[in-house]
Context: one part of a larger RNA
RNA sequence: CGUAAGAUAUUUGAGAGGAUCUGCUCCUAGUACGCAAGGACCAGAGUGGACGCACCUACUGUGCAUCGGUUGUUUCGCCAGAAGCAUAGCCGAGUAGCGGAGUGCGGGAAAGAUAAGCGCUGAAAGCAUAUAAGCGCGAAACUUGCCUCAAGAUAAGAUAUCUCAUAUCAUAAGAUAGUAAGACCCCUUGUAGACGACAAGGUUGAUAGGUCAGGGGUGGAAGUGCAGUAAUGCAUGGAGCUGACUGAUACUAAUAGGUCGAGGG
Numbered sequence: 001c002g003u004a005a006g007a008u009a010u011u012u013g014a015g016a017g018g019a020u021c022u023g024c025u026c027c028u029a030g031u032a033c034g035c036a037a038g039g040a041c042c043a044g045a046g047u048g049g050a051c052g053c054a055c056c057u058a059c060u061g062u063g064c065a066u067c068g069g070u071u072g073u074u075u076c077g078c079c080a081g082a083a084g085c086a087u088a089g090c091c092g093a094g095u096a097g098c099g100g101a102g103u104g105c106g107g108g109a110a111a112g113a114u115a116a117g118c119g120c121u122g123a124a125a126g127c128a129u130a131u132a133a134g135c136g137c138g139a140a141a142c143u144u145g146c147c148u149c150a151a152g153a154u155a156a157g158a159u160a161u162c163u164c165a166u167a168u169c170a171u172a173a174g175a176u177a178g179u180a181a182g183a184c185c186c187c188u189u190g191u192a193g194a195c196g197a198c199a200a201g202g203u204u205g206a207u208a209g210g211u212c213a214g215g216g217g218u219g220g221a222a223g224u225g226c227a228g229u230a231a232u233g234c235a236u237g238g239a240g241c242u243g244a245c246u247g248a249u250a251c252u253a254a255u256a257g258g259u260c261g262a263g264g265g
Stems, first nucleotide, its partner, number of pairs: 001152001005163007015149004021049006033038001051106005059100004066093005071086006110144003117137004164264001166177004182260004186202005207253003210249005216242003223236005
């Protein structure tokens, strides 16, 4: 810009893409078959491999500052206690998130029309012949079926709901302006993300931060007291601290404002 007004939701599916794999074991059955050795078709069940999709309850990894330990050094006057730097100084753990080696699920049927192949009826050609007319069976391939995208599918689809018929100029269609429904700018953000976009919100509000409560993590804070010459230990006390998690709460910030947007066959 188009989809013969302007919008908001919900959709149909022309078309396109993805997927399409397979082993072993058991049963049927030691049956059919075979002198024996051996050993099935058909039908059914179970369990794997690789691949793919999703997820983080458990397992496992990371987790750049969540907790603790600790070396050297500097500073806070000193002690104590802290902070900075040294690869995150090094080391031990670890929430959320993100992962896999983890967990869950998938490739199941079925239908149609067929290939090779196998047939029925059957002439040309009194026979024969699956073929010439006609009618069947038949594969992971084909068309569907499963998943995803999809009306710019210009043949531009459908359904529901909302807005309504102002002004000026021109007057045959038209142009311009302010509006309606609605949308955007702007702002708070994340389940989203390179930016746009998408999604949740903007006081009629829990969107983010803070605060409070909880969860999870770390692992026993500081201070004080006691024991010990001391290092240190014990008690107060599952203590103190705590990023992302869960909930509550308007304390802070989403204020105020602006722009676009129909007049219809």
About this RNA: Predicted 3D model of a 265-nucleotide part of an RNA (large-subunit ribosomal RNA, domain VI) from metagenomes. RNAcentral holds the full RNA, with entries from SILVA. The prediction has a mean pLDDT of 88.